[in-house]
Context: one part of a larger RNA
RNA sequence: UUGGGCGUAAAGAGCUCGUAGGCGGUCCUUUAAGUCGGGUGUGAAAUCUCGGGGCUCAACCUCGAAACUGCACCCGAUACUGGAGGACUUGAGGCAGGUAGGGGAAGGUGGAAUUCCUGGUGUAGCGGUGAAAUGCGCAGAUAUCACGAGGAACACCCGUGGCGAAGCGGGCCUUCUGGGCCUGUUCUGACGCUGAGGAGCGGAAGCGUGGGGAGCAAACAGGAUUAGAUACCCUGGUAGUCCACACCGUAAACGAUGGGUGCUAGGUGGUGGGGGGGUUAUCCACUCCCUCCGUGCCGCAGCUAACGCAUUAAGCACCCCGCCUGGGGGAUUACGACCGCAAGGUUAAAACUC
Repeated sequence: UUGGGCGUAAAGAGCUCGUAGGCGGUCCUUUAAGUCGGGUGUGAAAUCUCGGGGCUCAACCUCGAAACUGCACCCGAUACUGGAGGACUUGAGGCAGGUAGGGGAAGGUGGAAUUCCUGGUGUAGCGGUGAAAUGCGCAGAUAUCACGAGGAACACCCGUGGCGAAGCGGGCCUUCUGGGCCUGUUCUGACGCUGAGGAGCGGAAGCGUGGGGAGCAAACAGGAUUAGAUACCCUGGUAGUCCACACCGUAAACGAUGGGUGCUAGGUGGUGGGGGGGUUAUCCACUCCCUCCGUGCCGCAGCUAACGCAUUAAGCACCCCGCCUGGGGGAUUACGACCGCAAGGUUAAAACUC
């Protein structure tokens, strides 16, 4: 282990694909395994329950009945589930035509800014702070002009806007490439949902090999502050941050809310994408209406311990998976196992203690 739960109390796996399994649309025929009814056999005795009897009562003993909720076989029922066969189109997928987008990968390219180099102008300061100092500067800095080098990031546009399964993704151009949405309703005909194991993807930091290195900056050094200051502030500064390949596999990986399907008032938006209609003599823009998909806010019923959620549900239901189980600590631990180059990760106790 029943049961009850998982937004914030313990609890949704970071995400996706998918194996086994579980579950599965409408109609017809058939079968009769599940299911249901009847019958036969069996279900030892004791025990239990009910009724009666015996020890003076009771416990106890004893007789009878009932029961033993089960199993096997036979006959029957066919609504539902399953098996077999046939059909269907609303689920799912395909096709055709459109369409929006920082979705992904590779290559190329642009300007602003920082730093550095060289040269020109120019002279005594610059920088920094709460105030300073360390630091830089007469070997000519800061400031300013021109040329050059190199790396990284892409101001404005930029939004409670768009895309992606999530992590995430933002200059511009080209190539390759994934997914979505809308319209038509042309095709297939349940081909579906979920998903234990498994596989893949997975910010930052970190690791390996080789490059690169402008700015920033753990560590580190110095200057301040302070009672101290292994910090906050300042001056420097190395890993790293960047690229290629290969690892790591974690996060407040958050909507702290698993996925799917159906149902259940509305209102609102200088909201994103598509389609249709009306308006204008016509096209376009604009405005108005309807509709599908998305994204926000408010709000009814209902739910909730409350906060709040409320057609993007935390409402009403069904299916599948994951997870929780007296609390705090011990313990994002130990041991073992698996994975990893390592760092460590995953799984996961107990003593003891309050």
A computed fold for a 354-nucleotide part of an RNA from an uncultured bacterium, annotated as small-subunit ribosomal RNA, central domain. The coordinates come from a structure-prediction model, not an experiment, and the mean pLDDT is 87. The full RNA is in RNAcentral, with records from ENA, Greengenes and SILVA.